[in-house]
């Protein structure tokens, strides 16, 4: 240098051109328990940045940032 991939709650993942962005743990409350813990309910919290298509973008295009992976 070129070339692929991959960015979505603290953390690990799913996801689709319109729906209240889901799930699992971890954070809080509440229940339960003589007390933790284990369960059950509830709640907060997330699409990498810029631009472009488009009525409409987290999804499609392009730059671009990081990170992994190939070639040289």
């Nucleotide at each position: 240098g070129c070339c692929c991939g991959u960015a979505u709650a603290g953390u690990g993942u799913a996801g689709u051109g319109g729906u209240u962005a889901a799930c699992a743990u971890a954070g809080g409350g509440c229940c339960c328990u003589g007390u933790c813990g284990c369960g059950g309910c509830c709640c907060a919290g997330c699409c990498c940045c810029g631009a472009g298509u488009u009525c409409g973008a987290u999804u499609c295009u392009c730059g671009g940032u990081a990170c992994g992976g190939g070639c040289g």
Annotation: Transfer RNA from a marine sediment metagenome, 72 nucleotides, folded computationally. The sequence is in RNAcentral, with records from MGnify. Rfam family: tRNA. The family's RNA type in Rfam is transfer RNA. The prediction has a mean pLDDT of 81.